[in-house]
RNA sequence: GCCGACAUAGCUCAAUUGGUAGAGCACCGCACUUGUAAUGCGGGGGUUGAGGGUUCGAGUCCCAUUGUCGGCU
Numbered sequence: 001g002c003c004g005a006c007a008u009a010g011c012u013c014a015a016u017u018g019g020u021a022g023a024g025c026a027c028c029g030c031a032c033u034u035g036u037a038a039u040g041c042g043g044g045g046g047u048u049g050a051g052g053g054u055u056c057g058a059g060u061c062c063c064a065u066u067g068u069c070g071g072c073u
Base pairs, nucleotide, nucleotide: 001072002071003070004069005068006067007066010025011024012023013022019056027043028042029041030040031039049065051063052062053061
């Protein structure tokens, strides 16, 4: 230099090929308990790495860009 994969909640990861962004753990509250843990119920938390385009509508498609990993030369 060229090619590919990945980037989504504090962490680990989904999102069925464009149609309301979710789960588990963690965190907060309540119940239970003499108390803690465990368990049950509920809650908060996201400009989907950052920018632009297409579209009525983009995490998803297109362009350029940053980072990580792998391959080729």